[in-house]
């Protein structure tokens, strides 16, 4: 230094021929129970890694500054 791939909820990840951002699990509530756990039922929680450009509309497409991980000299 090139060359590949990650970066979406606290925490692991999904989510492509561009159309309303998700699941597990945590966490809050409630129910049930003598209580705790376990089990059910709701609820919050996201500027999607700064940015910038296409688009009517972008996580999705190009450009790309940063951080991680592998490769190669």
């Nucleotide at each position: 230094g090139c060359c590949u791939g990650g970066c979406u909820a606290g925490c692991u990840c999904a989510g492509u021929a561009g159309g309303c951002a998700g699941a597990g699990u945590g966490u809050c509530a409630g129910a049930c129970u003598u209580u705790u756990a376990a089990u059910c039922u709701g609820a919050a929680a996201g500027u999607c890694c700064a940015g910038g450009g296409u688009u009517c509309a972008a996580a999705u497409c190009c450009c790309g500054a940063g951080u991680c991980a592998g490769g190669u000299g």
The prediction has a mean pLDDT of 81. Transfer RNA from Mauremys mutica, 73 nucleotides, folded computationally. NCBI's taxonomy places the organism under Eukaryota, Metazoa, Vertebrata, Amniota, Mauremys. Rfam family: tRNA. Rfam describes the family as follows. Transfer RNA (tRNA) molecules are approximately 80 nucleotides in length.